A computed fold for an 88-nucleotide RNA from a Candidatus Hydrogenedentota bacterium, annotated as ZMP/ZTP riboswitch aptamer (pfl RNA motif). Its mean pLDDT, the model's own confidence on a scale to 100, is 78. The organism belongs to Candidatus Hydrogenedentota, within Bacteria. It matches the Rfam family "ZMP/ZTP riboswitch aptamer (pfl RNA motif)". Its family is annotated with one-carbon metabolic process and regulation of purine nucleotide biosynthetic process in the Gene Ontology.
RNA sequence: AUCGCCCGCCGCGACUGGCGAUGAAACGUGGAAUCAACCACGGGGAAGCGGCGGGACAUGGACGUUGCCGUUCGCCUGGGCGCUGGAG
Numbered sequence: 001a002u003c004g005c006c007c008g009c010c011g012c013g014a015c016u017g018g019c020g021a022u023g024a025a026a027c028g029u030g031g032a033a034u035c036a037a038c039c040a041c042g043g044g045g046a047a048g049c050g051g052c053g054g055g056a057c058a059u060g061g062a063c064g065u066u067g068c069c070g071u072u073c074g075c076c077u078g079g080g081c082g083c084u085g086g087a088g
Base pairs, nucleotide, nucleotide: 005055006054007053008052009051010050011049012048015045016044017076018075019074020073021072027042028041029040030039031038043071067081068080069079
């Protein structure tokens, strides 16, 4: 120095459901479905990935944590991302 770690900025951005309850208002509009839990557009959120800049560290050991993301709450359905291991 590189990789990794922390911070900032920029870009990309998957995923953003159903029923019920409270409430003046609980994403909106339109359309489906309950053997379901989706589709489209609009608003909002968003883990993560990439780039750029800056910073810390460059002694050892032990123990602990082991997830994160999507509209107030409850119940439920499902998805994405990160980490670890394996195969192609």